[in-house]
RNA sequence: UUGGCUGAUAGGCAAACGGGGCGAGAGCCCCGGACGCAAAGCUACGGAUCCUAACCUACGACGUGGAAGGACAGCCGGGUUGCACCG
Repeated sequence: UUGGCUGAUAGGCAAACGGGGCGAGAGCCCCGGACGCAAAGCUACGGAUCCUAACCUACGACGUGGAAGGACAGCCGGGUUGCACCG
C1' cells in the first nucleotide's frame, strides 16, 4: 500500500424503551439503557422512505392537489477517514 461472505478478543458505537429538552412535524440533542453493528465513523452526491407550519389551487371550512422546503447515514449505493488479525 492492498485484499479478506476475517474479527464484537482489546477497544469503539449504540436499537427498542424510560426521563428531560428543541421542532408545526418527520426527527434531533442530553442522561440512563443495550437490540445489534467490521465502519452502526464522517458526508445529503444518486436512489428509496418519511414530514408539511407558512405559500398557491379549490373553497364557507375541513380536505385534496401543487410548488417549495425539510428529515433520514442503524434503508441501499457513492465519496472519504480508520482499529485488530491473517495474506